The RNA shown here (c-di-GMP-I riboswitch aptamer) has 83 nucleotides and comes from Acetobacterium woodii. Model confidence (mean pLDDT): 81 of 100. The sequence was found by an Rfam model in a public genome assembly.
Formats: sequence, C1' cells, structure tokens
RNA sequence: UUAAAUAUUUGGCAAACUUAUCGAAAGGUAAGGACGCAAAGCUAAAGGGUCUAAGUAGUUAUAUAUGACAGCCAGUUGCAAAC
Repeated sequence: UUAAAUAUUUGGCAAACUUAUCGAAAGGUAAGGACGCAAAGCUAAAGGGUCUAAGUAGUUAUAUAUGACAGCCAGUUGCAAAC
C1' cells in the first nucleotide's frame, strides 16, 4: 500500500417546518417530517436559569406567575460493551 475477516448489538427519541387543534401568549397535543441526541427517559415548590403577561397595579413607560420551557444547566433512573 492492497485485499479479506472480525468488531460496539437490539433498538430508542425526534429539531426546524407543514396540517389540525387547545391557549391571551409563551407554549402544549396529534399526524407527517428528520436537525440532531448515549439518556433528547423521568422530575417544574428539591435547586438555578430562561420565556410569556391573561389578570392585577400604574397617567404612561413598565412591573408581576398562580402560566410555560427538561432539546439551558441540574437532580434522579436506565440500556450495551470493555476493564
């Protein structure tokens, strides 16, 4: 350098976007769809952080969670192989 063989498997989840629907919104749910993920499983009053602002307060700017985000950190529970 070339060729062959073996090896980490079985598999799982599903971003953006589209359609439908719930919601004031953030965002959620379902179907399609795959950007990616060794926890992209679970946990929202166990912790931090972020988003929205209906209602409330305010002349206004604005403030505020009882609302939301776990694919932002984090906590916690698992699968495979090797040592």